Predicted 3D model of a 345-nucleotide part of an RNA (small-subunit ribosomal RNA, central domain) from an uncultured Sphingobacteriia bacterium. The coordinates come from a structure-prediction model, not an experiment, and the mean pLDDT is 88. It matches the Rfam family "Bacterial small subunit ribosomal RNA". Rfam links the family to the GO terms ribosome and structural constituent of ribosome. The RNAcentral record of the full RNA draws on ENA and SILVA.

Context: one part of a larger RNA
RNA sequence: CUGGGUUUAAAGGGUGCGUUGGCGGAUAAAUAAGUCAAGGGUGAAAGCUUUCAGCUUAACUGGAAAAUUGCCUUUGAAACUGUAUAUCUUGAAUUAUGUUGAGGUUAGCGGAAUGUGACAUGUAGCGGUGAAAUGCAUAGAUAUGUCAUAGAACACCAAUUGCGAAGGCAGCUAGCUAGGCAUAUAUUGACGCUGAGGCACGAAAGCGUGGGGAGCGAACAGGAUUAGAUACCCUGGUAGUCCACGCCCUAAACGAUGCUUACUCGAUGUUUGGACUAGAUCUGAGCAUCCAAGGGAAACCAUUAAGUAAGCCACCUGGGGAGUACGUUCGCAAGAAUGAAACUC
Numbered sequence: 001c002u003g004g005g006u007u008u009a010a011a012g013g014g015u016g017c018g019u020u021g022g023c024g025g026a027u028a029a030a031u032a033a034g035u036c037a038a039g040g041g042u043g044a045a046a047g048c049u050u051u052c053a054g055c056u057u058a059a060c061u062g063g064a065a066a067a068u069u070g071c072c073u074u075u076g077a078a079a080c081u082g083u084a085u086a087u088c089u090u091g092a093a094u095u096a097u098g099u100u101g102a103g104g105u106u107a108g109c110g111g112a113a114u115g116u117g118a119c120a121u122g123u124a125g126c127g128g129u130g131a132a133a134u135g136c137a138u139a140g141a142u143a144u145g146u147c148a149u150a151g152a153a154c155a156c157c158a159a160u161u162g163c164g165a166a167g168g169c170a171g172c173u174a175g176c177u178a179g180g181c182a183u184a185u186a187u188u189g190a191c192g193c194u195g196a197g198g199c200a201c202g203a204a205a206g207c208g209u210g211g212g213g214a215g216c217g218a219a220c221a222g223g224a225u226u227a228g229a230u231a232c233c234c235u236g237g238u239a240g241u242c243c244a245c246g247c248c249c250u251a252a253a254c255g256a257u258g259c260u261u262a263c264u265c266g267a268u269g270u271u272u273g274g275a276c277u278a279g280a281u282c283u284g285a286g287c288a289u290c291c292a293a294g295g296g297a298a299a300c301c302a303u304u305a306a307g308u309a310a311g312c313c314a315c316c317u318g319g320g321g322a323g324u325a326c327g328u329u330c331g332c333a334a335g336a337a338u339g340a341a342a343c344u345c
Stems, first nucleotide, its partner, number of pairs: 004316003007299002012313001014201004021194003025088004030083002033081002035077008049065006091191001092188003095184006103177007110154001114150008125136002162169002206247006215241002220236004258312006266290010276279001294301002318345003327338004
């Protein structure tokens, strides 16, 4: 390379948008580039293969044939692909009406809890643990009440729920904004699928500048435990966690399962539409559980496939060395991306 694969054995890119490219619905007639058929030319010789012959045989040598799967050219075919033309509506999109949700973003507002401050009541403990101690407290703590203030998160509702491309999203209200779904004519008329590069988004931690700082809390300090205890437990506590702007670009970024389309038994629950005869009904779009055929090494998957097929992309090829070295690109840095070999089993 071919072939075979990618839930768990090596292997699906973190996610989307999209360029080149690859692939692409129905009908009609045209063309003849691909395609197919027939003829011609060429495809040196030697060699290979088959067969015949010559040296006693063989190696060797000679004759003949075949092969040379290719290229060029002429004539023809027109199903399929391509090309240009005309048309179509089922794919796709638009429109209208309705509906749905923690989708995004900005601003305002709310109550509980916690901490702190002030005042009042009140007196000797509080706190913490397996047990303690460090710690706080007669300079009046803890507890109780009233008032004030700060920051962060939103109990119940709440669900096997919902929404989002993924990351993710939850108090209430409003503004702005994106999407899905159903129904129905109408409109465009293949406008589609995938997507190397590219662009955008991307938890947490981390970084820069400026704010903020209640609670929690790496580091750190102390108290315990222990043979030791640089831990688990306790008392404190800085960065951080929060906000604005700018970076970082990684995760078990997981369904460890790429996207799109078609086909293939059923049952149950649930969310949200539509229809009517209002149901133990029918019909869409989701989210789940179970099961048949089929698949699978098995576990299991099973109309949300890991089944049956097609298109396109990404990735894998024994373990270690190693996601390392070197180089390059990006980054303020941390580092990220790309990514070997020697050697060894």